[in-house]
The RNA shown here (small-subunit ribosomal RNA) has 1434 nucleotides and comes from a metagenome. The coordinates come from a structure-prediction model, not an experiment, and the mean pLDDT is 80. It matches the Rfam family "Bacterial small subunit ribosomal RNA". The sequence is in RNAcentral, with records from SILVA.

RNA sequence: UCUGGUUGAUCCCGCCAGAGGUCAUUGCUAUCCGGUUUCUACUUAGCCAUGCGAGUCCAGAGUGGUUAUGCACUCGGCGAACUGCUCCGUAAUAUGCAGUCAACCUACCCUCAGCAAGGAGAUAAUCCCGGGAAACUGGGGCUAAUAUCCUAUAGGUGUUGGGUACUGGAAUGUCCUGACAUUUAAAGCUCAGGCGGCUAAGGAUGGGACUGCACAUGAUUAGGCUGUUGUUGGUGUAAUGAACCAACAAACCGAUAAUCAUUACGAGCUAUGGAAGUAGGAACUCGGAGAUGGAUUCUGAGACAUGAAUCCAGGUACUACGGUACGCAGCAGGCGAGAAACCUUUUCAAUUCGCUAGCGCGAGAAAAGGGGAACCGGAGUGCUCUUGCUCUGCAAGAGCUUUUGCUUUCUGCAAAAAGGAAGGCGAAUAAGGAGUGGGUAAGACGGGUGCCAGCCACCGCGGUAAUACCCGCACUCCAAGUGAUGACCACGAUUAUUGGGCCUAAAGAGCUCGUAGCCGGUUUGGUAAGUCCUUGGUGAAAUCUUCCAGCAAACUGGAAGGCGUGCUGAGGAUACUGCCAGACUUGAGACCGGGAUGGGACAGGGGUACUUUUAGGGUAGGGGUGAAAUCCUGUAAUCCUAAGGGGACCACCUUUGGCGAAGGCGCCUGUCUGGAACGGGUCUGACGGUGAGGUGCGAAAGCUAGGGGAGCAAUCGGGAUUAGAUACCCCGGUAGUCCUAGCCGUAAACGUUGCCCUCUUGGUGUUGCAAGCUUCUCGGGAGCUUGCUGUGCCGGAGCGUAGGUGUUAAGAGGGCCGCCUGGGGAGUAUACUCGCAAGGGUGAAACUUAAGGGAAUUGGCGGGGGAACACACAAGGGGUGGGCGUUGCGGUUCAAUUAGAUUCAACGCUGGAAAUCUUACCAGUGCCGACAGCAGGGUGAGGGUCAGUCUGAAGGGCUUACCUGACAAGCUGAGAGGUGGUACAUGGCCAUCGCCAGCUCGUAUCGUGAGGCGUGCGCUUAAGUGCGUUAACGAGCGAGACCCACGUCCAAUGUUGCUAACUUUCUCUUUGGAGGAGGUGCACUCAUUGGAGACCGCUGGUGAUAAACCAGAGGAAGGUGUGGGCGACGGUAGGUCCGUAUGCCCCAAAUGCACUGGGCCACACGCGACGCACAAUGCGUGCCACAAUGGGAUGCAACUCCGAAAGGAGACGCGAAACCCCUAAAAGCACGCUCAGUUCGGAUCGAGGGCUGUAACUCGUCCUCGUGAAGCCGGAAUCCCUAGUAAGCGAACGUCAUCAUCGUUCGCUGAAUACGUCCCUGUUCCUUGCACACACCGCCCGUCAAGCCAAUCGAGCGGAAUUUCAUCGAGGCUUUGCCUCAUUGACAGUGUCGAGUUGAAGUUCUGUAAGAGGGGCUAAGUCGCCACAAGGUA
Repeated sequence: UCUGGUUGAUCCCGCCAGAGGUCAUUGCUAUCCGGUUUCUACUUAGCCAUGCGAGUCCAGAGUGGUUAUGCACUCGGCGAACUGCUCCGUAAUAUGCAGUCAACCUACCCUCAGCAAGGAGAUAAUCCCGGGAAACUGGGGCUAAUAUCCUAUAGGUGUUGGGUACUGGAAUGUCCUGACAUUUAAAGCUCAGGCGGCUAAGGAUGGGACUGCACAUGAUUAGGCUGUUGUUGGUGUAAUGAACCAACAAACCGAUAAUCAUUACGAGCUAUGGAAGUAGGAACUCGGAGAUGGAUUCUGAGACAUGAAUCCAGGUACUACGGUACGCAGCAGGCGAGAAACCUUUUCAAUUCGCUAGCGCGAGAAAAGGGGAACCGGAGUGCUCUUGCUCUGCAAGAGCUUUUGCUUUCUGCAAAAAGGAAGGCGAAUAAGGAGUGGGUAAGACGGGUGCCAGCCACCGCGGUAAUACCCGCACUCCAAGUGAUGACCACGAUUAUUGGGCCUAAAGAGCUCGUAGCCGGUUUGGUAAGUCCUUGGUGAAAUCUUCCAGCAAACUGGAAGGCGUGCUGAGGAUACUGCCAGACUUGAGACCGGGAUGGGACAGGGGUACUUUUAGGGUAGGGGUGAAAUCCUGUAAUCCUAAGGGGACCACCUUUGGCGAAGGCGCCUGUCUGGAACGGGUCUGACGGUGAGGUGCGAAAGCUAGGGGAGCAAUCGGGAUUAGAUACCCCGGUAGUCCUAGCCGUAAACGUUGCCCUCUUGGUGUUGCAAGCUUCUCGGGAGCUUGCUGUGCCGGAGCGUAGGUGUUAAGAGGGCCGCCUGGGGAGUAUACUCGCAAGGGUGAAACUUAAGGGAAUUGGCGGGGGAACACACAAGGGGUGGGCGUUGCGGUUCAAUUAGAUUCAACGCUGGAAAUCUUACCAGUGCCGACAGCAGGGUGAGGGUCAGUCUGAAGGGCUUACCUGACAAGCUGAGAGGUGGUACAUGGCCAUCGCCAGCUCGUAUCGUGAGGCGUGCGCUUAAGUGCGUUAACGAGCGAGACCCACGUCCAAUGUUGCUAACUUUCUCUUUGGAGGAGGUGCACUCAUUGGAGACCGCUGGUGAUAAACCAGAGGAAGGUGUGGGCGACGGUAGGUCCGUAUGCCCCAAAUGCACUGGGCCACACGCGACGCACAAUGCGUGCCACAAUGGGAUGCAACUCCGAAAGGAGACGCGAAACCCCUAAAAGCACGCUCAGUUCGGAUCGAGGGCUGUAACUCGUCCUCGUGAAGCCGGAAUCCCUAGUAAGCGAACGUCAUCAUCGUUCGCUGAAUACGUCCCUGUUCCUUGCACACACCGCCCGUCAAGCCAAUCGAGCGGAAUUUCAUCGAGGCUUUGCCUCAUUGACAGUGUCGAGUUGAAGUUCUGUAAGAGGGGCUAAGUCGCCACAAGGUA
């Protein structure tokens, strides 16, 4: 002095937890010493065996006995009321502090004065005789005293006189002196020194009584009390007193807390704290109380005593059953209880106490030792060298030192121990506990475990890579200790006097009035209670602080100081407060004046609408909704007209503003009545403020009684909606709403802001009043200024966690009241109280929990808002969804149908081509372990092979035979291999948001902070693209620019490309020419390379003179020219461990490797994507025209021949701008078909052929012939597309032995529509709400079901305590009579106290209980969806 924990992050309220100290118990561990403290207080004031704990005196006396003055018993004296123990009771008969006694006592001790005369009778011990088990006890006889008694004197007491000296605040006191009555002292011993005795006075000591103040909690204890309060007279006591008695009176105490209940000995002090305080009351000291629970009493100076007595109760023991004994909360010790606490030791040597003349005696007080623990300190557990080793610390050896340890002798002490002196031996006798994720010092070490076992005060860790569990190692802290648990203080300014708060976090009573209390204007005088100063007394010691001594410390002793913050006496001061007295006017009130007002009550009057009735008119619907229906209507509705009835309400004025304490108050008029403001400055003279209790008022709903009832409308009925709909919507409709009289007493009764007073920069509105100025249409007009008052907005300082507030404070101060102290349980239970009830007021606890809350921030979200955009919709074109087929997926099946991918962003995807291979799957068969070690092996390891057999096949196994000749999976370790697992351990790559326009940084600045600003706003853009503005100024990644292709032009180059023209040659010829081949040729096409071109540059308009947009010109191209490549920060734990790479785990003779066959191709079914169709914009047949891109050697193949075709045979050329694939098709021109399941459609099936390949059955493809299914344009729903696009048409390539309805690329033909918008689906920005942050696929509520827990109610059944009444009642005290040995006895009564017994009633507490209702807690139960967004009905 802080730290961890709520959040995505932040600040704050708030609590929980940690770090310090102390006390107790406990786990593990422990060498010694000094000093000190403590040890059955905490629970059972429970019970106790045994021993001891109070005796002493012969110089008071007697007896017995002894060699003896010793000793024993007894009478007698003193003590035993101290010491020691405990803390039950006690909330004041206690304690502490200060006082009083004019209301008292005091043995022993001290001082002083006086006295001690004369007598008397007993008795114990002892002796004798008895009773009894014992305890004990009866009778008879002897005897003494400082034992006892009588008389005397002194004296005392009472009544009544006198004197007036003293003390004092006050005589009821003291003193002197009379009278009467009454009572009444003494003790001796002796050693002759003395010690004792009595009386009076004083002192000292010790007590007794009384008073004031202080002294725990509860009001869910508000009234208590009947000897209670007082007076008079008595009793009693040492003494006062209702302490007690009798009579009389009716008082007394209490919100300043009586009474009652609970708890508790009090204090000095102790712990802690900076202090104020808070908590405690062990040890030591003082005081009190108690001695098994109670009651009573004797003795005595002192007790109501307990190591005395009597009795009752309960317990225990003995007993001869007749009776009797005992009381460890003394020291030891035992049992019990409990987490919890020692030896049945030694001594009176010291200290102290009792007795004694003294010596002495006694003392479980005390001292000393033993055991446990605590505190404060000290010391140690070693040092040096050599060698060895795994090079790190160990091991071995040698030496040194000796605090300490062991030991010898002497000393020491009451006795020991300790201590002291002198030696001897020996590194010997000696290190643990907790922790290592954060807080909090210390492991990103290894192994095990796998939300298990466990850890964790708090947060939290553990679900296969755990720094958090359990081990090992290492490290950290402290150290003879170290941790755990419980309690207290501090931390806590989380009880706030010092020193907190109450708008929103917990907290201002709904609002007045007002009692007590608290607080109170100016001034004068007095007083001196508070206050201040000086001084006296007291406030025990110990404790505390400082210093000194004992070596240090602790501790002990001494000195000084302080503390006890107090109480009290005396003297002084008088500013302030108080009190008394007087005055004042500014606070407050009264008075006067003219205004304002939905303030209240009552009475009268009015208005529109509504509804209803009657009459008339009129005819088929009306009404209602998102859409409907219930409903009304043919007995005439709705609608129109007229008249009548009824109740409620009071439009506009009236979003301003007004009034009231609040609730609340709105048609008009009248009556009664309240309050406020302004102006005047006449009166009173502090009369005031607040306000616990108390009183009154108090919306709506509700209740009681009686009226009233039009409209509206809980409950209810019906209709809808819905999965349901006890709701929202609709049709009806009852209480109620209204009035009168009462009750209730609560609201988000809110400004969530108590009332009063004072002070503190401003701006701008407005109500009321007043004053002034200007103006006028002269009006009660209009405008302006100022003051007071009320009421709004903005805003400064200040304040505040912030939001905000800000002269109407949440600012600065004063006074008074109310209220708060984590969340839940709970405003619940119980008790009391109010109420007719409903309910209101007051108002807990157990238990549970690490949160709960406020404000603000960034996101995300919204069935919130605004702006913008996208083939998003709209406008269109073509499809899918229906049929058949292909293909992929699911499902099912199977030995296997390998695996992955599952909204967009899986499903003609991985796979760019599964007959074998691929292949990962299934069935079967076989094969394989580098290297090292061990066992085995020339008595043959292992290998090869003919034949037979098993087998689908195989020297793979077996049989048999031959050849070869050294290795070795039999075991242990270790290793290849794995398409085995984990994409949630990863790299890399990819998809998607995203055809998006966003994402950030530096500096500055704002904010306590998270964060904000920049990135906002206006205009604009495809764009965070620009321009302008602004606490921002700049910058980066994205966008754009850039790269490639296409489109125009230019230049260069020119083969294998092109070709006008020229030329050579060949063929044909109708001689006009046509065609082929070759050469030259770079103008064109083309190819390659390099440039140009487009930039809103120009014109006009719009816009802000901007950015830009619109239109136009020019141009091949116009506003990003078109199409690609390029994909920000990041998200999706998206996909991939089966492309490859890779961590960890797993398999190892198999999950590795090889082979044969099968499967991936199955098939009641569902889905996706395609192909072909359903036909005439078509089909068939014939003729005929026009491309581009690509590919080619295990290849493309011209050409010729064969075949109807698929194809076959031969084969030129070409590794290609050269040769080949290579005839493009749709289109076009004809003919046929004529609306038909067809000359559409082609599935399916049959037959015959071809090709590839080892192989075509499962399971390839092609050709021909035949067969000729469904299908006549497709439900809900849904997809793509904006121009060379859609659509139609074909081609090439990829894969490839074969196989294309697939993918990619290429060209040919070539449209329609877009007004526009945010309605659907989404995206971006701003804003708003949020209880969301795993972020709406979010969060979250309640019932029900299950388990557990505590409490409440509860028919009852018990227990304890206490009060009252009654009953019985041991015993004590008092008193009367009588008897008597004339006693303190017996008997019979009176009065009184009285523990306890029994019963009844009440109060309080408590145990238990069938059952009841709620509450709390508990990973994955059920039903709905209440709340959070406008949460879908705020």